This is a predicted structure of a 77-nucleotide RNA (transfer RNA) from a Nitrospirota bacterium. It matches the Rfam family "tRNA". By type it is a transfer RNA. About the family: Transfer RNA (tRNA) molecules are approximately 80 nucleotides in length. Its mean pLDDT, the model's own confidence on a scale to 100, is 82. Taxonomically the source falls in Nitrospirota (Bacteria, Pseudomonadati).
RNA sequence: GCGCCUGUAGCUCAAUUGGAUAGAGCGCCGGCCUCCGAAGCCGGAGGUUAGGGGUUCAAUUCCCUUCAGGCGCACCA
Repeated sequence: GCGCCUGUAGCUCAAUUGGAUAGAGCGCCGGCCUCCGAAGCCGGAGGUUAGGGGUUCAAUUCCCUUCAGGCGCACCA
């Protein structure tokens, strides 16, 4: 340099393949329980879906581009 894949909550992952308010587990905060904790139970906060643009009535999903990471190939005077 070329090609392919990935990017969603603090972390690990979903979202029925374009459909209306993007969820779960762990973690965090509060409450219940307990002598106090842990465990357990209940509730809550937390997201410009990597950035920008486009298509569409409608985009996490499709297209273009940029960025970051990974893999393969090429180059390596």